[in-house]
Context: one part of a larger RNA
Parts: sequence; structure tokens; C1' cells
RNA sequence: UGACGGGGACCCGCACAAGUGGUGGAGCAUGUGGUUUAAUUCGAUGAUACGCGAAGAACCUUACCUACGUUUGACAUACUUGGCAACGCUAUAGAGAUAUAGUUGAGGUUAACCAAUGUACAGGUGGUGCAUGGUUGUCGUCAGCUCGUGUCGUGAGAUGUUUGGUUAAGUCCAGCAACGAGCGCAACCCCUGUCCUAUGUUACCAGCAUUAAGUUGGGGACUCAUGGGAGACUGCUAGGGUAACCUAGAGGAAGGUGGGGAUGACGUCAAAUCAUCAUGCCCCUUAUGCGUAGGGCUACACACGUGCUACAAUGGUGCAUACAAAGUGCUGCAAACUCGCGAGAGUAAGCGAAUCACAAAAAAUGCAUCUCAGUCCGGAUUGAAGUCUGCAAUUCGACUUCAUGAAGUUGGAAUCACUAGUAAUCGUAGGUCAGCCAUACUACGGUGAAUACGUUCUCGGGUCUUGUACA
Repeated sequence: UGACGGGGACCCGCACAAGUGGUGGAGCAUGUGGUUUAAUUCGAUGAUACGCGAAGAACCUUACCUACGUUUGACAUACUUGGCAACGCUAUAGAGAUAUAGUUGAGGUUAACCAAUGUACAGGUGGUGCAUGGUUGUCGUCAGCUCGUGUCGUGAGAUGUUUGGUUAAGUCCAGCAACGAGCGCAACCCCUGUCCUAUGUUACCAGCAUUAAGUUGGGGACUCAUGGGAGACUGCUAGGGUAACCUAGAGGAAGGUGGGGAUGACGUCAAAUCAUCAUGCCCCUUAUGCGUAGGGCUACACACGUGCUACAAUGGUGCAUACAAAGUGCUGCAAACUCGCGAGAGUAAGCGAAUCACAAAAAAUGCAUCUCAGUCCGGAUUGAAGUCUGCAAUUCGACUUCAUGAAGUUGGAAUCACUAGUAAUCGUAGGUCAGCCAUACUACGGUGAAUACGUUCUCGGGUCUUGUACA
């Protein structure tokens, strides 16, 4: 100087407390461990692994296993030689890769392409993340981390950065052997909340006419869209205070960082990644490379994590009926019509989309019914018949219809999230994607709470101080 303390003081955080809803019990989905297996490819493992890499494993992917093949190679450059160009098509054998045979092809001939041979070399999702770059997690959006000059100390170092206030903040103020500065904080950026203004098509419709319908004429007000501005600064008032600032109030759409996002200092964990990529060294080179078919990654006495659906009446079911936002669409989205109980099929308008379509929002509301039951709750499981995607749904897809109708009556110890348009609850869309194991993830809106006395305690963090057989 740090680090640590079941030392002290002060402060903060959904850290506790006050509340709300869960997880832990059930069934299923998914990931992991374990076990099994020819293989169940590999990585991630307290917080900071476990719906994680994977924004989508039937083949492919695919790295694993088995079998069959191949050896200058699937891919790159160079040298040598040859070519009846190459590509393609047909037949036979085969699981296929491939092998054999036949055929087409004509101005490209120095090239490209193909073949052969040998050699340099290619290739490796082989090892090492404890050799590395790059990227990332975490402490933590915590308020810290440092430097120059000066001064002090023999020196390591100290000072500044401490102290008293204040702040979300090393934020600012006052003081001070310090005076300044840098990286962080804040602001600048984006979205959102109010108004003004410009422009009105594919958006809008107040008044006028018109229609089944903003449908059409028309309008430029409103909504909305896209630009440009205004607006919030403790600016104003009062009280407190030396000041910084704090408290209350006015006006205002908004008030003291308005709400949300992006933004992550010096560093810590030899943290993660050699399987995104790049890369040193090591290793393989008729194989640890490459091709193909089938299988596996989907196994199943079990254990754990994360979720979905429930156990019902604030509910289930039937009928009627209302209101979003944000997205996506040409190898696409597909209206309407016809057929089918349905998943869907047939036909087909419109739309590269503020125009057309996906598209029905759902909870909600009204009426009816069920009347507390393992039930008209719950839907697992299983049987049968189908639909769709796709060469192909057996291992191993989703969906539909009929039948079947399991556990489950609110969950032990323990444990998690959340402070407002939040929790809870309700649907909607997208990426990946032929299809889909999505109950995931990422966005979007609808309805919309409770509680916070407070900081004694638990956990984590910050500042100062003290002790130390620690570095």
C1' cells in the first nucleotide's frame, strides 16, 4: 500500500421488511446430470452452466457410430503430358458413393475445362482458451480508477481523492500544500409524453352532396404519417441554508435525471470460447483427411434446473356481440366462391403493399346452462380413421375428427420475481423455417392491482477508520 475480520461509523440496492404472484407436490414440454448404447458428437458447470452455443437434429445439417468406398484428394496454387472439349443423355450392377458400356455434343483449340502421372502441397469441428488475437459473461451503470507538476517522507509511499455539507453520482459547494488534468458520472444520440408549423396519398371525414360501405364527388379542419421547430432550466414564488442544495407551491402535457433504451471506467475471476473466425506450437497424412448409405444426437430404474397446462364457479360450455398495436408477404401472403364435421382441397381476384392479404384479436360484455361432484373440472395416455409438408414421416413431424378420459382437490423443508401502466392476466406478430416437436426466444398491444412503518436483522456493494502471526 492492499486484502481480510462472527471490529467500528456513515450510506445505498426488490437486500430485508410491507405486499402481490409463483417455483418446490401432479401431468407434460425442454435442458442437464447419471445410466445405457456400436454411437447416444462437442462445448457451457456456484453466483456468472442447465428453453445455454442451437433464430428451429426425419435426410441434409452432423462434427458421432456401423458398413461400403477413396488417396495430390471434395477445395487452392504450380510444373509435365494428353484430350475424340467439357457438361449432358441412355443401359447394366449396386444401399448409394461409384464402376462398366454406349451415345450426344464442332470451332472453344495459346485460354477455360477435363483426364493421367509424379511432386511440392491441400485437408483436419484433432490437442492446447494455462501460448494467443478478436468477441463475451461477471462484480456493476457500482462511482469509482488514475496522471502531470509541486510539497512531505531516508524509502516503500503519501498528498491531491481526506474533512464538513450535498447529490442518483469523485454531483456540486465550502475548507484545506496543493494546483490542474484524463478515463468514468452527467449531457450530446434514439423511442415515448404536449403544442406549433409545412405537406396531404394508399391515411383522415367536421360541414355539403352521395352510398350497402369514406363508397364516390369534394374538403385540408380533425386523426394519422413524414420533415422542421417550440417546450423543463430548480427558470418563477415562499421557507430553510454561507454556499451547494433541500422542502412546499404556482403555472404547465410534463417538475426537479419526466418515463424507457443505447451507452459498461482502471481492473477482477490464468472466468468462457482453438467448434463463428483468425492464429503460435504439437499431432494425423492410404488417415485423426474426403465421399456415400443406414443408424445415432429423440435411448430411460432415476436426480436436478427452466417452463407450459391444471386442480375449477372471479369458473367450464353454447350462442350473440365490441375494442388494439406491432409485424410479415412474389420459390410469397392469399380474399371471395365451391366441396369437406374438420385439419384441408379445388378454383381464383388483389397485392413487391399506409392501397391487397395474413387477420379471427383474446380476455371483456350480454343471454342461457352446469350447482361443488374427480364433475359438462382436468386433459395425460391409448385405439381407429384422416389432412398437410417433403425423394422419404418406421426409428423420429405437426395438425384434424371420433372414441378413450390418467395424475391432479392449491403443494414439506426451502426458494424466486416484482415498486406503476409495474406485477398479475389476455391474446397478436416475427425471426429461424419445406415442415416442425415453439409451452422457447424477441417484439407488440388489451385489462390492470397491492404495498413500502422503516434500516434492527439476511445478502451484495461504496466511503472513512481500526486491528492483523496474511501478500